[in-house]
Background
The prediction has a mean pLDDT of 80. Small-subunit ribosomal RNA, 5' domain from an uncultured bacterium, 499 nucleotides, folded computationally.
Context: one part of a larger RNA
RNA sequence: GGAUGAACGCUGGCGGCGUGCCUAAUACAUGCAAGUCGAACGAAGCACAUUUGUGCUUAGUGGCAAAGGGGAGAAUCAAAUAUAAAUCACCUGCCCUUGACAGGGAGAUAACCAUCAAAAACAAACUCUUACACCGCAUAGGUAAUUAAGUUGCAUGUCUCAUGUAUUAGAUAUCCUACGAGAUAUGUGAAGGAAGGACUUAUCAGUCAUUAGAUAUUGGGAGAGAUAACGGCUCCCCACGAGUAUGAAGUGUAUACCACGUGAGAGAGUGAUAGCCCACACAUGGAAUGAGACACGCCCCCGAGUCUUACGGGAGGCACCACUGUGGAAUAUUGCACACAAGGGGAAACCGCGAUGCCCCAAUACGGCGUGAGUGAUGACGACGUUUUGGUUGUAAAAAUUUGUUUUCAGGGAGGAUAAUGACGGUACUUGAGGAGGAAGCCACGGCUAAUUACGUGCCAGCAGCAGCGGUAAUAAGUAGGUGGCAACCGUUGUCAUC
Repeated sequence: GGAUGAACGCUGGCGGCGUGCCUAAUACAUGCAAGUCGAACGAAGCACAUUUGUGCUUAGUGGCAAAGGGGAGAAUCAAAUAUAAAUCACCUGCCCUUGACAGGGAGAUAACCAUCAAAAACAAACUCUUACACCGCAUAGGUAAUUAAGUUGCAUGUCUCAUGUAUUAGAUAUCCUACGAGAUAUGUGAAGGAAGGACUUAUCAGUCAUUAGAUAUUGGGAGAGAUAACGGCUCCCCACGAGUAUGAAGUGUAUACCACGUGAGAGAGUGAUAGCCCACACAUGGAAUGAGACACGCCCCCGAGUCUUACGGGAGGCACCACUGUGGAAUAUUGCACACAAGGGGAAACCGCGAUGCCCCAAUACGGCGUGAGUGAUGACGACGUUUUGGUUGUAAAAAUUUGUUUUCAGGGAGGAUAAUGACGGUACUUGAGGAGGAAGCCACGGCUAAUUACGUGCCAGCAGCAGCGGUAAUAAGUAGGUGGCAACCGUUGUCAUC
């Protein structure tokens, strides 16, 4: 000299674009972050019509979503990640394509009504009722098994056709009407696709041998169970194996990668933001639902700490967005909006979304602009220095002229979205007026290293990156004038690579 999620000191005009708890995965008051559908269903309430009804709202049954998005990196050296393969061992809601079907029945239950209990949170119990909720039957195709034939593969085996034993579907809604084999949606099971997931294998990966032995379902076989599926995944039986100085087992440390900074390169270092994988959601464990979870804003048990109680019992989980305490050298608003685009629900209109878009704060990084420009000598005043008329500051100022980036005031005013809908925002941009007005500091000046004089101090006060400076004439400490460097910054400190 380069770099930084930086911090500290001094100073500070503007707008652009990024970034912003690196520490305590510490504790969290309050608000908010996941809902939606009346074109699945009955009921209640409200409004209007009253002749049947029409419209809206709400809790409940039901469907889909809530496994996404958002966060943080504690654990994890391998069941992770990255790269390459494999599945003749597998699964898949919504979406797309193809073709088939939606026949006929049964029994409940919430809400509601009435009752009862209770501090609260929850409940208890009686009578009734609906459905695209739940349960049988028929049929279809599928699946499993039997027998027979073919096909293909290195092999265990795969695939196709026939056979016909077992098992296994469904639900309707809205609209039109010429009342239909109508239209739109929805549903069921089947074949394929897309996209996603699961499992398996190989290779690579940092410390310690002043840690050398480690393993008992441990490694393998036969069978069974479990699983979407293979497998000691689990169980029973059998034999005694399998891994290890090419470093097992253990220890300490650490999310992995694309990448990032540096360097001529090799390399050594880092893994903030953005992207992607993994794992986590107060600390362990466990399941149910579901296409998908062993689930951050679901459930159950145990534990720690917090709150509440009528002492019998209950409630909650910010590593979502803000905010608060604490810790720390140190890191922002308890903001606005769904206007854009994404994803969820819905036939749609729409609804909701701290995702997202914006705003606020911070010179925190990068890059851009300005703080005026030219003319101006009797070289003013002042200040400093002096060998004393003389030098320096210095064309610098003043002065008159001029410009208007920016600033101030006033007017116009987008695009982002158009048929309509804009948080940002009367924002960006633009026109006019006025007027140099409102806008420069920081560090250094003995050598390395660009830039020196005076005063006071007197090994004191102090400086210092290194060697060193200061004891009465200090270019090294302090102040002033001058000078040099960088500049809305400058200097110091921490860390990384280079040398």